[in-house]
Molecule: transfer RNA
Organism: Candidatus Peregrinibacteria bacterium GW2011_GWF2_43_17
RNA sequence: GGGCGGUUAGCUCAGUUGGCUAGAGCACAUCGUUGACGUCGAUGGGGUCAGUGGUUCGAAUCCACUACCGCCCA
Numbered sequence: 001g002g003g004c005g006g007u008u009a010g011c012u013c014a015g016u017u018g019g020c021u022a023g024a025g026c027a028c029a030u031c032g033u034u035g036a037c038g039u040c041g042a043u044g045g046g047g048u049c050a051g052u053g054g055u056u057c058g059a060a061u062c063c064a065c066u067a068c069c070g071c072c073c074a
Stems, first nucleotide, its partner, number of pairs: 001073007010026004019057001028044005050066005
């Protein structure tokens, strides 16, 4: 330098052919349970969907570029 894959909650990840309001598990907070801790149960908080621009009535999803990570070729 060329090709491919990835980037979504604090962590690990899902998200179907573009359309209900962006989700799960763990973690965290509060409450209940316990003598206390843990376990268990209930409730709750937390997201510029890597960034910029474009297409569209509508974008996490499609397109272009940029950044970062990984693999392959040279």